Notes
SAM riboswitch aptamer (S box leader) from Planococcus lenghuensis, 104 nucleotides, folded computationally. The organism belongs to Planococcus, within Bacteria. Its Rfam family is "SAM riboswitch aptamer (S box leader)". About the family: The SAM riboswitch is found upstream of a number of genes which code for proteins involved in methionine or cysteine biosynthesis in Gram-positive bacteria. The coordinates come from a structure-prediction model, not an experiment, and the mean pLDDT is 89.

RNA sequence: UUCUUAUCCAGAGAGGCGGAGGGACUGGCCCGAAGAAACCUCAGCAACAGACUGCGACAAACAGUACUGUGCUAAUUCCAGAAGCGUAAGCUUGGAGAUGAGAA
Numbered sequence: 001u002u003c004u005u006a007u008c009c010a011g012a013g014a015g016g017c018g019g020a021g022g023g024a025c026u027g028g029c030c031c032g033a034a035g036a037a038a039c040c041u042c043a044g045c046a047a048c049a050g051a052c053u054g055c056g057a058c059a060a061a062c063a064g065u066a067c068u069g070u071g072c073u074a075a076u077u078c079c080a081g082a083a084g085c086g087u088a089a090g091c092u093u094g095g096a097g098a099u100g101a102g103a104a
Base pairs, nucleotide, nucleotide: 001104002103003102004101005100006099007098008097013042014041015040016039021031022030023029025081026080027079028078043073044072045071048069049068050067051065052064053063054062077096082093083092084091085090
């Protein structure tokens, strides 16, 4: 990088450094000099995989812990994007994207 698969209306921020951008893309709408991104430290959330514990039958499933590997900590993935339904508000499916696990 590509493919497969699961999830995406819940949850969780302080400090340092830095100095103008950021929210993937496009449009919108937001965040930002009362300090953006990146990076560092500490803290936290969650429970995807591994590990361990309980139950069970030494399995599976389920429940738990949060030790290891990731991930995440403005706004539903911030909203929409393509198709269908609907007078409309809106709804359904899909696409794109993100993250985990597996494979090439």